[in-house]
Context: one part of a larger RNA
Molecule: large-subunit ribosomal RNA, domain I
Organism: Gammaproteobacteria bacterium
RNA sequence: CGCACACGGUGGAUGCCUUGGUGGUAGAAGGCGAUGAAGGGCGUGGCAGCCUGCGAAAAGCCUCGGGGAGCUGGCAAGCAAGCUUUGAUCCGGGGGUGUCCGAAUGGGGAAACCUGGUCGUGUACGAUCAUUGGCGUCUGAAUCAAUAGGACGUCAAGGCGAACCUGGGGAACUGAAACAUCUAAGUACCCAGAGGAAAAGAAAUCAACAGAGAUUCCGUUAGUAGUGGCGAGCGAACACGGACCAGCCUGCAUGAUUUAUUGUGCUAUUUAGUAGAACGCUCUGGAAAGUGCGGCUAUAAAGGGUGAUAGCCCCGUAUACGAAAAAUAGCAUAAAGAACUAGGCAUGCGACAAGUAGGGCGGGACACGUGAAAUCCUGUCUGAAUGUAGGGGGACCAUCCUCUAAGGCUAAAUACUCUCUACCAACCGAUAGUGAACAAGUACCGUGAGGGAAAGGUGAAAAGAACCCCGUAGAGGGGAGUGAAAUAGAACCUGAAACCGUGUGCGU
Repeated sequence: CGCACACGGUGGAUGCCUUGGUGGUAGAAGGCGAUGAAGGGCGUGGCAGCCUGCGAAAAGCCUCGGGGAGCUGGCAAGCAAGCUUUGAUCCGGGGGUGUCCGAAUGGGGAAACCUGGUCGUGUACGAUCAUUGGCGUCUGAAUCAAUAGGACGUCAAGGCGAACCUGGGGAACUGAAACAUCUAAGUACCCAGAGGAAAAGAAAUCAACAGAGAUUCCGUUAGUAGUGGCGAGCGAACACGGACCAGCCUGCAUGAUUUAUUGUGCUAUUUAGUAGAACGCUCUGGAAAGUGCGGCUAUAAAGGGUGAUAGCCCCGUAUACGAAAAAUAGCAUAAAGAACUAGGCAUGCGACAAGUAGGGCGGGACACGUGAAAUCCUGUCUGAAUGUAGGGGGACCAUCCUCUAAGGCUAAAUACUCUCUACCAACCGAUAGUGAACAAGUACCGUGAGGGAAAGGUGAAAAGAACCCCGUAGAGGGGAGUGAAAUAGAACCUGAAACCGUGUGCGU
């Protein structure tokens, strides 16, 4: 040094576990904000680093309910000082306080800072002062009247938010086996705006000589008819079957009424909760829920915990109850009230949509790339008829049929899930599952935009090793003790392999 066996070290695979994730189902909710949001800075505890909570009234204050014996949040034990059956801690409703920044709004600014005016007798303290738009009042130029402008009052807006929605803009990679029309795609992305949905919507629609009867969504028609360097590709409609169904209005005057709204009452639901059945012995064991024996409950044999596997030990579960306060929905009722309301009724008067339809040129949308290209939108130039009228029926014309543009509103069926509650899974189980089961968008990296980890497990219970010894008042270890186990000793469940040793045997 090699081989074999035994025993170790190192290492952290594997097994088991789960506080965390993933995907869904049902219901709810679908917004918050100048009454200052979302998100932050800084503070705040007797000792206080991080998280959580809170705001100079600062792990909290007041009040109303619940609850009933301990409590002063977590990591996280300790000391100190207190509170509490005169009901604390805790849970829920309402209220108060709420520093500074942030739309940030007195002015400024390199966010969390600097610095003003006015008022309150005001130095400390408090209040107020941004901009834009609507409405109203008062003023008021050049310029007589008027207007612009100004001042004041009042109402509103501003910003944030996961997706869904509408509108305005709008790529490229890519595919076409290159590439230019084309495709990707009206996608990504940007901007504006709205709502719990949005948009669309009551035929100047389809159809075809028979008729249907607003819109939206699903299936089918159908990868059909078409379109297309007729390439790659793109790709309908009619008819049919379903989901859901709802229709209406207009300006002025007068009159009557009640459905929005507000108050009250009742009911239901939500935001705390309450009651809630039924088991003992024996054996093994550290421990019984396991074995054996004999019982019981069940509108409760869902689930979790307890020293191994518990219907009957605990929390629960089925079931039955429960709200002072607040919120939501429905119903009833009272007063005002057709109103910034989807839209009402009666009577009288009035009204049926013109630079529009259409046309030329240039674009765009339609499945349809200019094509024989109808239809829709319109930048530009033009430009009708008006019910004996006009539009459409895929060039165009006639006949025929059908509808009435150039004003407006409209629930449901549909889309989505930042969020709340309950539940589910032939979903993951710590290199998996969220990036994150742990002080995670943390540490760390980057000027910045941004990038972005690793890291779970003693034991049933700390019973976490008193005391003694070696050692530097070490590190580490040996005894002793605890424990079922300490090769479970905190670098702690199991503890594979690579790798490194010790002992024995054999070989060289």